This is a predicted structure of a 112-nucleotide RNA (SAM riboswitch aptamer (S box leader)) from a Sphingobacteriales bacterium. Lineage of the source: Bacteria > Pseudomonadati > Bacteroidota > Sphingobacteriia > Sphingobacteriales. Model confidence (mean pLDDT): 79 of 100.
């Protein structure tokens, strides 16, 4: 970098350095921001993908392993404004609105 699978309406901030942008790219909107943006660091927290533990069921000759449910947070990540901030494409509707889906993106696990 590419592919596969799962999730994305909930949750959780203080301090220091820094000094003007940020909310993924583009367009439009709407927001955040010198009462201090991005970025970096420290501490704290959230969550439970992997991990760890237990039970049931299944596979296996054993070792072990898969699924589901529950518990924990040791370790690996992730996250801590707003639904992934909203829309863009498609369907439903005459349209607005609204609803559903898709694309894209993010994160995790796996594969090359």
């Nucleotide at each position: 970098u590419a592919c596969u699978u799962a999730u994305c309406a909930a949750g959780a901030a203080a301090g220091g350095c820094a000094g003007a942008g940020g909310g993924u790219c583009a367009u439009g909107g709407c927001c955040c921001u010198g009462u201090g943006a991005a970025g970096c660091c420290u501490u704290a927290g959230c969550a439970a993908c992997c991990u760890c533990c237990u039970a049931a069921c299944g596979c296996g000759g054993c070792a072990g392993u898969g699924u589901u449910a529950g518990a924990a947070c040791u370790g690996g990540u992730g996250c801590u404004a707003a639904u992934u901030c909203c829309a863009u494409c498609c369907u439903g509707u005459a349209a607005a609105u609204c609803a559903g889906g898709g694309u894209a993106g993010a994160u995790a696990a796996g594969u090359c």